Predicted 3D model of a 552-nucleotide part of an RNA (large-subunit ribosomal RNA, domain I) from Candidatus Shikimatogenerans bostrichidophilus.
[in-house]
Context: one part of a larger RNA
This record gives sequence, C1' cells and structure tokens, in this order.
RNA sequence: CAUAUGAUGGAUGCCUUGGUUUUGAGAGGCUAUGAAGGACGUGUAUUAACUGCGAUAAGUUGCGGGGAUUUGUAAAAUAAAAUAUGAUCCGCAAAUUUCCGAAUGGGGUAACCUGUUAUAUUGAAGAUAUAACAUUAUUUUUAUAAAAUAAAGCUAACCUAAAGAACUGAAACAUCUUAUUAUUUAGAGGAAAAUAAAACAAAAAGUGAUUUCGUUAGUAGUGGCGAGCGAAAGCGAAAAAGUCUAAACUAUAUUUGUUAACGCUUAUAUAGGGUUACAGGAUUAUAUGAUUAAACAUUAUAUAAAAGAGUAUAAUAGAAAUAUUUGGAAAAAUAUACUAUAAAUGGUGAUAGUCCAGUAUAUGAAAUAUUUUUUUAUAUAAUAAAUAUAAUUCCUAAGUAAAACGGGACACGAGAAAUCUUGUUUGAAUUAGCCAGGACCAUCUGGUAAGACUAAAUACUACUCAAAAACCGAUAGUGAAGAAGUACCGUGAGGGAAAGGUGAAAAGAAUUUCUAAAAGAAAUGUGAAAUAGAUCCUGAAAUUAUAUGCUG
Repeated sequence: CAUAUGAUGGAUGCCUUGGUUUUGAGAGGCUAUGAAGGACGUGUAUUAACUGCGAUAAGUUGCGGGGAUUUGUAAAAUAAAAUAUGAUCCGCAAAUUUCCGAAUGGGGUAACCUGUUAUAUUGAAGAUAUAACAUUAUUUUUAUAAAAUAAAGCUAACCUAAAGAACUGAAACAUCUUAUUAUUUAGAGGAAAAUAAAACAAAAAGUGAUUUCGUUAGUAGUGGCGAGCGAAAGCGAAAAAGUCUAAACUAUAUUUGUUAACGCUUAUAUAGGGUUACAGGAUUAUAUGAUUAAACAUUAUAUAAAAGAGUAUAAUAGAAAUAUUUGGAAAAAUAUACUAUAAAUGGUGAUAGUCCAGUAUAUGAAAUAUUUUUUUAUAUAAUAAAUAUAAUUCCUAAGUAAAACGGGACACGAGAAAUCUUGUUUGAAUUAGCCAGGACCAUCUGGUAAGACUAAAUACUACUCAAAAACCGAUAGUGAAGAAGUACCGUGAGGGAAAGGUGAAAAGAAUUUCUAAAAGAAAUGUGAAAUAGAUCCUGAAAUUAUAUGCUG
C1' cells in the first nucleotide's frame, strides 16, 4: 500500500409527535364576588417531576350526551375498589376554592408575624372560631362623623397624547440625516383618532364632512441645492349620515343693592326659544294660514318580559369486495364485482373509494352564551308648526383673531413664506362686519373662527375554532418535537443549552456454560430479520484492530 472481516463514529437516506407563515370565522378583555402570577399542599397501599385540583384537594353536586369498562402523563406487578341503581369519559351550570399577590385591620425580609371591636365556647384570664375594620374621588346626609357608588392591579399588538437619543449616512464633520424612530411616561377602546367647511378650487368653470386604498409621482418643490427629504389638488375606488349647544328674547325660583310701598337693579339655576352665509335668529308691526289643555292615537329610540328562529358550546345516522398467487404480514399482482351529493384525510403487519375512524349529506340540546324577529309593558322624544313684507332696536362664542420677538408643525432647513401652533409682550372688528384663495394691495370668488357630539369603510392578534402551504424536517423548523425558559451560569439585571427513531407485535431473550462477578461473552430460544438486543432503523468519513499478500 492492497484485499477481507470487524471496532469506533453518527454523516446520509427515510420518517414526524413539533414548529413557521397565511386565510376564514369568533372573541377583543380579566379584577375588591379578590385577577394575572405564584407559594404550600393534595394520590388506597408507593409520588421526585408534569398535569389536574384546594383541607369537599387527579376531585363534590345537578342537568344533558354516551354505553362498557375504569382508578391522568404512566407504559410493570399485585392487592384494594368503582360500574347496566349506567361508572370512567364529553358538554353546560353550580359548590368548595389554604396562604401570598392591587392585597385592602397594622406590620413585614412575598407565601410570615401581630391587633381592635362584636358574638360564641355556662363567670374571669388565656386560647380557639366567625364577622367587620385600608386609601382616594364623587354623591347624599342628621356633617371633626356616617352611608352609598366608583377607582386601584394585570394584559400580545394596534391607537391617542407628553418626554425623547445615539450609533449611522453625508465616504471627515457642525446645518442636515438616522427620526418627530428606539426608549420612557400617561390614558382609552374593540378599535382608536379624525369628522359636517372662517374647506378646496378656478380666473369668470366647478366640487361639497371625515377616514382608507390606487393613481397623480419620485412629479411640483425643498435641500451645507450635498447626502437626502418629498407633497397636494384632481381622477378612480371602499364606505357613506348627519346633528346639538352658547347668545339675543321670555318665564319661574333663589339672590345683590335700593325704596314706606309698587318698582327698578345684580347674579345664579331650571325651562322655553334659537343654531346660520342666497346670512340667520330675537324683538316689534302688518298680512296669510293652522291650532289650543288633558286624553287617545301614530312614529322613533331605550329598557324589561314572553314567544319563535339562527349560531356556538357534547353528539347521532352515514353507501359499497370477495377469491386465488407471492409473502412474516396483503392494502400488492391476477380475476370478476360494487358505491359515489362520500375517489378529503388518517390508521390498519407493504401501496385500501368498498377493513376501521371518518368524509358528502341529513339530524340534534335539559343547560348556558350570543344574534335576530314578533308581541306586550314601561320610559323618553316628536307629530301645529310655519310663511311673506317692513322696521334696522338687539344677538351670532375675546385676553380671542391679528401683530412684535423667540420656538415648533406643515414635503417646504427664514426663505418672497402664506397656513397651523404658542413661551413672552401687546391687542381688534361686530354683518356697511370678519377670514381665506402661498408675501402684500385692489377687484372677484369661496367661507363664517375663537363651543360640543357622531356609525361605516381603516389598524392589530396575547386568545378560541376550522382550514391551507412549489414552508422546515431534528446543527433545520420556535431558544424549546423528552419534567425548556428546564438543567446550568451570574450578587443581580440577565444569559441559557444538549437531548427524536428496537420491532407489526415485547414476542424485551426462559434455561445452560465460561468468568471473582448483578460486568462481558458463548450456546439456546423469540422474531421475517438480532450485523433489529434495548448506547437498539439506515450506518458515510476521519480514526483504529486482526488476518493474508505486495514493496523494502
């Protein structure tokens, strides 16, 4: 070095219990009636871990389903029990539910310690048992107090508001960018936010709340005009929905000042009234027209009850094949049949429409939840108000709009910089008004700020159900296919693994021998196979042993 047979090792192939992503529905919260999360317990004989449960402790009760075994993962053995008086099991509803934890009688080094008051244990002390006793806010009230109601804490993302970086890019770096991001804080909902024109637009045309998507468009712009940033109208779609106050004026109640009194006057509350741009409303006058209160009736909304229907949470029925051959085994091959609103899928000793579980289809609920329809009852609101003309008396949101200085937001970095916002200083007009149309002015056009509400189209998925995949297949896929956020590491915040496969079935090797041997081996036996023997499918390479041969 070659050949042969092994050892070691665990690649590769095959497999999948677990993951990944997405779709369609549901649900979008839990909690002082004590949550989330834990500690400690809990098993007939044994119980370390997980799961379940809570001193009624792998369970108790009721009502449904189901129909023969059962005492969880768990799999071995026996005993002991349960069960056709229907168990175990599945669903619904109840009961119990130690201690800690917002933790709430006080304290505390969480799962512990320790009170006050009342009652009971036959008087006292002591002990035990049961109940009440935290704080804050609001309301009521008999007001240093009491009562009632609410809050608190947890939770994946989505949402709103506030605070707010740097690495980085600019090939350095300072404006700029990263970014109104990460992160932090507060708050809400099933969505949130926004929303009913002091809007756009156009140049003599028009649109008509908001939101989201596509396009407009990487355009117009902006920019140490660097790096970069980056619209809008319009058009096309989704979805569509509009409303209520303040004020003028009136009435009532209380109230301030004043008066001998009537009265005048200040303020508050309640009710009516009123709500807009072609300006409108109030008031007064005139004219038209309708009607008075109460009750009934009609319509709308909300709540409750009853009845019905749908859905969810257990379930029920559910078609059709045999033989021969090979084989350890038939679902294979051969032959001849059958079913199909079911030839989805999985399992069964190899590849099964007709073996099993199912599937298509049809059916089903004592109980609870939810959606919806109808009826009834109650409450609230509306339904008889309005129109025209004139007067020009009153009202139409003020420390507001606007301005100056300094910031921020707008795609727009102070720029010619409109628009929005506001820290400081100022500070209008009142319908012959005011604002906007990207400095500003005129004309014209559009609108009516300084009050409030509003579904849908939109965003997200910790969680539940049903499906899918030119997604992974154990160094992959989640960190986790096994008692994985475990073992282990760290004072701590925190970090964080490895580890899958006997066989169809344990049939998991009785018995014998060697040996010091419960190690290991050889027989024997099981099996289709044991070079499938528990470090168990396949079993590559490096490495290594023995035997034989060649070279030297």
RNAcentral holds the full RNA, with entries from ENA. The organism belongs to Candidatus Shikimatogenerans, within Bacteria.